The part of an RNA shown here (large-subunit ribosomal RNA, domain VI) has 240 nucleotides and comes from a Nanobdellati archaeon.
Taxonomically the source falls in Nanobdellati (Archaea).
The full RNA is in RNAcentral, with records from ENA.
Context: one part of a larger RNA
Parts: sequence; structure tokens; C1' cells
RNA sequence: UGUAAAAUAUCUGAGAGGAAGGUUCCACCAGUACGAAAGGAACAUGGAAUCGUGGCCUCUGGUGCAUCAGUUGUCCAACAGGGCAUGCUGAGUAGCUACGCCAUAACUGAUAAAGGCUGACAGCAUCUAAGCCUGAAUCAACCCUUAAAAAUAGAUAUAGGAUACCUGAAGAAGACAGGUUUAAUAGGUUAGGGAUGUAAGUGCGGUAACGUAUUCAGUCCACUAAUACUAACAAUCCGA
Repeated sequence: UGUAAAAUAUCUGAGAGGAAGGUUCCACCAGUACGAAAGGAACAUGGAAUCGUGGCCUCUGGUGCAUCAGUUGUCCAACAGGGCAUGCUGAGUAGCUACGCCAUAACUGAUAAAGGCUGACAGCAUCUAAGCCUGAAUCAACCCUUAAAAAUAGAUAUAGGAUACCUGAAGAAGACAGGUUUAAUAGGUUAGGGAUGUAAGUGCGGUAACGUAUUCAGUCCACUAAUACUAACAAUCCGA
């Protein structure tokens, strides 16, 4: 673009894809069935390991150019506080991750090889010729994903949709998701939680480097809440 007007939302499901599971072990069955004894199973059930697959970040670990602390060189004259080199080093929340955690059913239908029932041609016999019963990690179904361009181009409901603005669980741009005062969407503030590890100034001790008290301090937060303080104002376009 199409789907005999257009938009939004919710569906149906012809069809398509998947391996989403595979393997092994243990317990029990059971010292049972079987067997003179020696010996010695299986079905079912439960649990675990491993490989693969899908998801997640509570724990453990990694990263962590958020942040905190120590420290080198140099500059801002010095102190303090900073700039530059992710400077280096030690930690490290959120996020992202695996080495971490969770899940990864059974049942059913039709069959293959095969095993059978009944049974004639052929008064017997014969699983087969008519008919029927079982039977596999197979094939379907179940499960997961997708799917109105399925030309048989589907169905239902309805009036809203987009731009703009505040945003992020989303993101190259589009798109996606949330909010817009009848508001917790973002920022701020407060509280909680967390990181670092005891700030500056001052007092005391020491010749000094420094130590110590004030101080579980100071600083910071991507986390969780509360709170309209700030900003979501004002407006535009399309539409049966």
C1' cells in the first nucleotide's frame, strides 16, 4: 500500500516457528517376583546431578569514569577548598550481569516394527483376505512464541487520537510505556535504607611530623516512601 469510508481499542486463529527438553544416578519397590540353591529384577513413586533453554538479581561473586576515603605531580601565593591526568590505590549503592537464584508436568489420540483375537478362501490350521485389540524418545494434541496480506484479505465494541509539555521500566531517529493540578510524572525537601569511615574549625598533648576530644562524624546516593515548594503552563491539528 491493499482488505468497496476512516480512526482507536480488544479479540478470533487458518498458518508458521520451538528440542525445550535430553541424559545419568540414588532411595523405595525388595533381598520381593523368579530360582533347588547360588544368585537376583522390573513397572510405578520420590529425590538429586549434569548438559541445554527461558526468566530474575533476595543471597554469593564480577563490574560499577555514581559516590566516599587515602595519596603523587602541578596550578589557583600558603591553610581550607578545588582544577587537570578515569592520575594511582582501597572500598562501593543502584543498574547490568554469572560464577548466583527460580522454572523447565503428567495425561490423551493415531500409528511403525512387533505381539495377538476372531476368521474364511482351503469343514483342519492360519494375526488378514472382511473385522477387531495392543504397541515407540515417532506423528498429532497439550505447552511457549508469533500470526488478518488467511485475495475466503475476519470479528466485536466505541469516540477519540495526535502534536506540544513533565518523564522513563523504553530508546540511534521513529517507536514503546507513564503523567499533565480531579496530579506524586520529574526536580526539590523530609524520613527510611545504603556507601565511605570519623570532616572543617577549635581545645589539649608533642620541638615537629602528628596524635587525641568534640565525632558511629562529615560528605554523598542511580534506592523506597511521604510532601504540591518548583515545573507539567499555554495551546494547536486531525477525526464516524